[in-house]
Molecule: transfer RNA
Organism: Streptosporangiaceae bacterium
């Protein structure tokens, strides 16, 4: 320089092709249970790399840019 995957709660990841409330696990906090604690069980809690455009609405599609990671020169 180019071509190719990825970037989503605190971590792991689903969802993107085919637009329509961001979901699930594990953390974490509160409750119930329990003499306590540990298990279970219910609630919470918390995210879409940036900026721009398209649309009645964008994680999602275009564009640029940053960032990881592989590949050719």
């Nucleotide at each position: 320089u180019c071509c190719c995957g990825g970037g989503u709660c605190g971590u792991c990841u689903a969802g993107c092709c085919a637009g329509g409330c961001a979901g699930g696990a594990c953390g974490a906090g509160a409750g119930a249970c329990u003499u306590u604690g540990a298990c279970u069980c219910u609630c919470u809690u918390a995210a879409c790399g940036a900026a721009g455009g398209u649309u009645c609405g964008a994680a999602u599609c275009c564009u640029u840019c940053c960032c990881c990671g592989g590949g050719a020169g």